Predicted 3D model of a 72-nucleotide RNA (transfer RNA) from Candidatus Saccharibacteria bacterium RIFCSPHIGHO2_12_FULL_41_12. It was read from a public genome assembly.

RNA sequence: UGCGGGGUAGAGCAGCGGCAGCUCGUGUGGCUCAUAACCACAAGGUCGCAGGUUCGAGUCCUGCCCCCGCUA
Numbered sequence: 001u002g003c004g005g006g007g008u009a010g011a012g013c014a015g016c017g018g019c020a021g022c023u024c025g026u027g028u029g030g031c032u033c034a035u036a037a038c039c040a041c042a043a044g045g046u047c048g049c050a051g052g053u054u055c056g057a058g059u060c061c062u063g064c065c066c067c068c069g070c071u072a
Stems, first nucleotide, its partner, number of pairs: 002070006010024004018055001026042005048064005
C1' cells in the first nucleotide's frame, strides 16, 4: 500500500429488509438446616461513527474509525 474477515447486552456469539435474540454471567424469589446444583422471573443494547436508499435498515449502498490475518 492493497486484499480478505470481523465490530450486536458484562463475556462468547446468532440474527430472509418488518417487535433485537441465544448461552454464560449478574440481580430477586423459590427449593435446602446451609451452600452448590436445579426451577421461576427480572434488569442490562444510541447494533463501531456519519451519511444514503427504502413505507420500513442490525441487515442493502458510500465514506471513515478500530481489531485480526494475508500481501508488498

It matches the Rfam family "tRNA". Rfam classes the family as a transfer RNA. Rfam describes the family as follows. Transfer RNA (tRNA) molecules are approximately 80 nucleotides in length. Taxonomically the source falls in Candidatus Saccharimonadota (Bacteria, Bacteria candidate phyla).